[in-house]
RNA sequence: GGGGCGGUAGCUCAGCAGGUUAGAGCUGCGGACUCAUAAUCCGCCGGUCCCGGGUUCGAGCCCCGGCCGCCCCA
Numbered sequence: 001g002g003g004g005c006g007g008u009a010g011c012u013c014a015g016c017a018g019g020u021u022a023g024a025g026c027u028g029c030g031g032a033c034u035c036a037u038a039a040u041c042c043g044c045c046g047g048u049c050c051c052g053g054g055u056u057c058g059a060g061c062c063c064c065g066g067c068c069g070c071c072c073c074a
Base pairs, nucleotide, nucleotide: 001073002072003071004070005069006068007067010026011025012024013023019057028044029043030042031041032040050066051065052064053063054062
């Protein structure tokens, strides 16, 4: 330098042909249970969907340009 994949909650990741309120598990917090702890169960908190543009009535999803990470080629 060229190519591929990825970037969504504190962490690990889903997300369909572009349409609802953006989700799950774990962590954290509160509660139930227990003599107590763990486990289990219930609830809650938590998001500029990497950044900037564009298309569209509407973008996490499509297009363009950046940045970062991993891998391959040279």
A computed fold for a 74-nucleotide RNA from a Propionibacteriaceae bacterium, annotated as transfer RNA. It matches the Rfam family "tRNA". From the family's description: Transfer RNA (tRNA) molecules are approximately 80 nucleotides in length. It is annotated as a transfer RNA. Its mean pLDDT, the model's own confidence on a scale to 100, is 81.